[in-house]
RNA backbone atom coordinates (compact mmCIF):
# COMPACT_ATOMS: atom_id res chain seq x y z
C1' N A 1 0.00 0.00 0.00
C1' N A 2 -4.26 -3.64 -1.06
C1' N A 3 -8.48 -6.94 0.48
C1' N A 4 -11.98 -8.63 4.08
C1' N A 5 -14.34 -8.21 8.90
C1' N A 6 -15.54 -5.05 12.96
C1' N A 7 -16.99 -0.11 16.06
C1' N A 8 -24.30 -0.29 19.61
C1' N A 9 -25.44 2.09 27.59
C1' N A 10 -20.26 1.19 32.79
C1' N A 11 -19.04 -4.10 30.50
C1' N A 12 -20.61 -8.17 27.24
C1' N A 13 -23.91 -8.53 23.22
C1' N A 14 -28.76 -8.94 19.83
C1' N A 15 -31.61 -6.21 16.34
C1' N A 16 -35.65 -8.37 8.03
C1' N A 17 -35.23 -0.42 6.18
C1' N A 18 -40.60 0.43 10.48
C1' N A 19 -40.81 1.90 18.85
C1' N A 20 -32.47 0.21 20.23
C1' N A 21 -33.44 -6.92 22.82
C1' N A 22 -31.04 -9.66 26.66
C1' N A 23 -27.37 -10.67 30.41
C1' N A 24 -23.75 -8.75 33.99
C1' N A 25 -22.68 -4.57 36.92
C1' N A 26 -25.29 -0.53 39.50
C1' N A 27 -29.65 1.77 42.31
C1' N A 28 -34.35 1.15 45.17
C1' N A 29 -37.60 -2.41 47.55
C1' N A 30 -39.58 -7.35 49.74
C1' N A 31 -37.67 -11.26 52.73
C1' N A 32 -33.82 -11.71 57.24
C1' N A 33 -31.82 -10.71 64.12
C1' N A 34 -28.12 -9.05 60.31
C1' N A 35 -26.19 -10.40 55.68
C1' N A 36 -25.94 -13.63 51.34
C1' N A 37 -29.20 -15.96 47.96
C1' N A 38 -33.96 -15.44 45.78
C1' N A 39 -37.90 -12.32 44.06
C1' N A 40 -40.06 -7.33 42.38
C1' N A 41 -39.08 -2.49 40.20
C1' N A 42 -35.66 0.94 37.91
C1' N A 43 -31.42 1.35 34.98
C1' N A 44 -28.12 6.04 27.61
C1' N A 45 -28.07 11.84 27.71
C1' N A 46 -30.48 16.90 28.17
C1' N A 47 -34.76 20.03 29.74
C1' N A 48 -38.98 19.72 33.10
C1' N A 49 -42.28 19.56 39.85
C1' N A 50 -44.78 16.25 36.73
C1' N A 51 -47.10 14.98 32.26
C1' N A 52 -44.07 15.11 28.51
C1' N A 53 -40.54 17.07 24.76
C1' N A 54 -35.76 16.78 22.36
C1' N A 55 -31.20 14.11 21.35
C1' N A 56 -28.44 9.27 21.07
C1' N A 57 -25.66 3.00 17.56
C1' N A 58 -17.14 5.65 16.07
C1' N A 59 -17.29 10.91 13.17
C1' N A 60 -19.28 13.69 8.97
C1' N A 61 -22.33 13.52 4.83
C1' N A 62 -25.91 11.04 1.28
C1' N A 63 -30.31 7.80 -0.29
C1' N A 64 -35.36 7.10 1.70
C1' N A 65 -41.90 8.77 3.97
C1' N A 66 -38.61 6.30 7.48
C1' N A 67 -31.42 4.30 8.54
C1' N A 68 -27.97 0.71 13.95
C1' N A 69 -29.14 -1.68 9.07
C1' N A 70 -28.14 0.75 2.29
C1' N A 71 -24.15 4.31 -0.16
C1' N A 72 -19.58 7.75 0.30
C1' N A 73 -15.42 9.83 2.94
C1' N A 74 -12.61 9.78 7.34
C1' N A 75 -10.87 7.70 12.31
C1' N A 76 -9.77 3.45 15.16
C1' N A 77 -9.41 -2.19 16.06
C1' N A 78 -8.57 -7.37 14.07
C1' N A 79 -7.09 -10.84 10.19
C1' N A 80 -4.90 -11.88 5.56
C1' N A 81 -2.05 -10.43 1.02
C1' N A 82 2.09 -7.56 -1.02
RNA sequence: GGUGGGUUGGCAGAAUGGUAAUGCAGCGGUCUUGAAAACCGCCGGGCGUAAGCCCUUGUAGGUUCGAGCCCUACACCCACCG
Transfer RNA from Candidatus Berkelbacteria bacterium RIFCSPHIGHO2_01_FULL_50_36, 82 nucleotides, folded computationally. RNAcentral records the identical sequence in 3 taxa. The sequence is in RNAcentral, with records from ENA. Taxonomically the source falls in Candidatus Berkelbacteria (Bacteria, Bacteria candidate phyla). Rfam family: tRNA.